[in-house]
RNA sequence: CGUCGAAAAUGGCAAACCUGUUGAAAAGCAGGGACGCAAAACUAUAGGGCCUACGGGUUUUUACCCAUGGCAGCCAGUUGCCGAA
Repeated sequence: CGUCGAAAAUGGCAAACCUGUUGAAAAGCAGGGACGCAAAACUAUAGGGCCUACGGGUUUUUACCCAUGGCAGCCAGUUGCCGAA
């Protein structure tokens, strides 16, 4: 240094839910709150996958299709703390 994730240490993040708020929705932001996380750091046109459908198209109706909207705590790419086997 690489792989890897044992023991510790410095620390870090914050699920569900509740309140407020933005949004058509998915979801985001703030506060509370901790299920958990060795990357639960960053990246959404590097790639895959997933969610929503204001709007557009189809449909007698019900519904169906499409991101320009979202999710990285889905896989993934990039970077990083510590140092056993």